[in-house]
Context: one part of a larger RNA
This record gives sequence, C1' cells and structure tokens, in this order.
RNA sequence: UGACGGGGACCCGCACAAGCGGUGGAUUAUGUGGAUUAAUUCGAUGCAACGCGAAAAACCUUACCUACCCUUGACAUGUACGGAAGCCGGUGGAGACACUGGUGUGCCCGAAAGGGAACCGUAACACAGGUGCUGCAUGGCUGUCGUCAGCUCGUGUCGUGAGAUGUUGGGUUAAGUCCCGCAACGAGCGCAACCCUUGCCGCUAAUUGCCAUCAUUCAGUUGGGCACUUUAGCGGGACUGCCGGUGACAAACCGGAGGAAGGUGGGGAUGACGUCAAGUCCUCAUGGCCCUUAUGGGUAGGGCCUCACACGUAAUACAAUGGCGCAUACAGAGGGCUGCCAAAGCGCGAGCUGGAGCCAAUCCCUAAAAAGUGCGUCGUAGUCCGGAUCGGAGUCUGCAACUCGACUCCGUGAAGUCGGAAUCGCUAGUAAUCGCGGAUCAGCAUGUCGCGGUGAAUACGUUCCCGGGUCUUGUACA
Repeated sequence: UGACGGGGACCCGCACAAGCGGUGGAUUAUGUGGAUUAAUUCGAUGCAACGCGAAAAACCUUACCUACCCUUGACAUGUACGGAAGCCGGUGGAGACACUGGUGUGCCCGAAAGGGAACCGUAACACAGGUGCUGCAUGGCUGUCGUCAGCUCGUGUCGUGAGAUGUUGGGUUAAGUCCCGCAACGAGCGCAACCCUUGCCGCUAAUUGCCAUCAUUCAGUUGGGCACUUUAGCGGGACUGCCGGUGACAAACCGGAGGAAGGUGGGGAUGACGUCAAGUCCUCAUGGCCCUUAUGGGUAGGGCCUCACACGUAAUACAAUGGCGCAUACAGAGGGCUGCCAAAGCGCGAGCUGGAGCCAAUCCCUAAAAAGUGCGUCGUAGUCCGGAUCGGAGUCUGCAACUCGACUCCGUGAAGUCGGAAUCGCUAGUAAUCGCGGAUCAGCAUGUCGCGGUGAAUACGUUCCCGGGUCUUGUACA
C1' cells in the first nucleotide's frame, strides 16, 4: 500500500421488512447430469452452465456411428498435354460412382496457319484439406463485479524509502454531484449532458389517412374540405427559472404556485482503471503441435429424439372470481413476389377448390383480438373440472413423416383437490392476467424477441440475511 475480520462509524440496492404472484408436489415440453449405445457429435458447470451456442436436428444441417467408395483430392495457385463449355441418353449400383452411346462448337487477335481468355479432362509434383489438440501461447468478441462511483496523471510539497498528499475533513447529491475548508494547484478516463423513444403545444404538409359544416351512399361510398384525428419534418417547452421556509450569506433540501410534464419526467442506447490464467482455437483470424491412401474428401442408412433415475427452466391444471353454450364491444405493433392471399363454393374440422386485389397508411395476413359485457346451464362431484395416454379415421408440408413432423375429427379419459424443508420475481401502467405479431422456417414454438388490453397490493423502517461504496481500526497474510 492492499487484502481479510463472526472490528467500529456512515451510506446505498426488491438486500431484508411490508405486500402480490409463483417454483419445490402432478402431467407434459425443453435443457443438463447420469446411465445406455455402433454412435447417442462438440462446447457451456456457483452467482455469471442447465428453453445456453441452436433466430427451427425427418434428408440436408452434422461436426458422431456403420457400410461402400476417392487419394493433387469437394476448394486455391503454378507446370505439361489434350479437349471448348454445354446438352441428351443406356447398363450396373442403396447411392457416391463405374462403364458406355450420341450431339455440339461459341468469344478475342489473325488473311490463313496458329495463338489467347474462360471452362473441362488427364499426369506428376510443389501443395491443398483438418468443426484435430492447446482459450494456460494469442487477436477479436463476450459475460461478470456494475451503470457500482470510482480509477489515475503532471507539477509542487512531505517521507531515507515503499509511499503519502491531491482523492482526507464539514455539508450535500443518484453521482469523486456540487459548495466550503485544506500544501496543494491543475488535468485525464468515468458521472452528468449531447443521441433515440415516449408524454404537451405550435408551424409546415394532406394521400392511400381524417370527416365538423353542405350534398350523397348499404358503407367516408362519391363530390367537397384539411377544421379535427392521424401521419412526419421543423421548432417551442423544465432551468430549482419563481415564491416561502431551513441552511454557513454556500451547495442544497422541504413545501407551494404556475404547468401536459418538477426537481435525472418515464424508457432505451451508452459499461472507467481493472477482476475472474472467467468464456470462446466449433463464427472468424492466428503461433506451436499433430494427421497426410487419412484425424482429409464423397455417398447411403442410422444417431444427435435412447431412459430404473436426479436437477434446472417453462406450459397446463387441480376449478364456481370457474367450465360450457348463444349473443355482443374495444387494440397496438409487425409481415407479404415463386410472397400475403379476399369474395364465393365444398368439408363437422384440419383443410380443399377458387381466383379478385396488393411490391402495400390503398390489397391481404385480419375479421374474429382475447380476457370483457349480457343471458342461460352446471352445484362441489375426481365432476359438464382436468386433459395426459391409447385405439381408429383423416389433412398439410415435403423426393421422403417407420425410427422422428405439425394439425383435425370420433372414441378413451391418467395423475392432479393448491404442494415438506427450502426458494424465486416484482415498487406502477409495474406485478398479475389476456390475447396479437415477427425472426428462424418447405413443414414444425409451451422457447425467444416485440406489441397492445385489463390492471392491483405494499414499503413502519434499516436491527437482521446478501451484495456494494467511503472513512477508520487490528493482523503472525501478500
């Protein structure tokens, strides 16, 4: 100087407390461990691995296994020789591939002969290739402490020195934020602000959007209009600016006014010096090592989907604040060309037929948001709860749904009556609850990323648990 303390003081955080809803019990989905296996590819492992890499494992993907094949190679550059390339077949084979028949000559230079470019084949060698190893050789990227308020430097001063001072102290703040003081005076990286979004107002603009007034219609449908809503560009607006009080005449704090908004208005992006030899050589790049008729390459089939068990994360329930039936109301944000797909018809349904419109404020997904509201029914029951499992019949995608897809209909109707010890999230348009959309994608969502609807309870407080910050103290630790 640090680190540590079941030392001290002060402070903060859904850290506790106060509340609300869960997990831990059931079934299913998914990931992991383990076991199994020819293979069940690899990585991730306290917080910070475990619906993680994977924003889609039937083939492909695919890295694994088995079998069958290739050896200058699927890919790059160079040399030599030959042929343009390409197209259409046949036989064998699971296919890769092997053998074989036919067709066919382009572009540039040149009068021609011939040469050249691109592409294909053959041969030999330099080499290719490796998702092989080492993340403890590395770059890059990322997680984490932590959006915590810290981490440092120059000069000066103090100390033999390591170092100290500044950065400590008194207040204050979300903040090393600001004020005051001070052997310090200044400065840098962080904080804040500048950026995006949302909340209010104005101006400009008015189609595909909107409709107050005037006509018109089943309908903003048409004329008309751009007031309003909305859209999207530019501005304004909030600064402790004003008032009162407290305070050291400071910084600031408390209350108030005005205001759409008040003291960082809400949300996001933004992550200092560093820590964990944290993670990644399977994104990529790369040193070293290793393989080179194989640890490289191709193909078919299988596996990654197994299942006495254990754990994590979710979905659905156990019901009456509910289930079922009929009627009826109100979103936002997205996506669409081998795409979204309307009307109409068929089918109980998944869906099929159909073909209008739309490169989309125009048409479609999407007309139905769902929870909600009204009426009816069920009456506490393993039930008109719950839907697993299984049997049968189908639909769709796709060469192909056996291993191993999703969905529909009929039947079947399991566990489950609110969950031990323990444990998680959340402070407001939040939790809880309800549906909608996107990426990936031929098909496949209980995952994930977004969107809106309905919409709470509680916070006395900081003694305690956990994590963090500042000062101080002890130490046989570095």
Annotation
A computed fold for a 478-nucleotide part of an RNA from a metagenome, annotated as small-subunit ribosomal RNA, 3' major domain. RNAcentral holds the full RNA, with entries from SILVA. Its Rfam family is "Bacterial small subunit ribosomal RNA".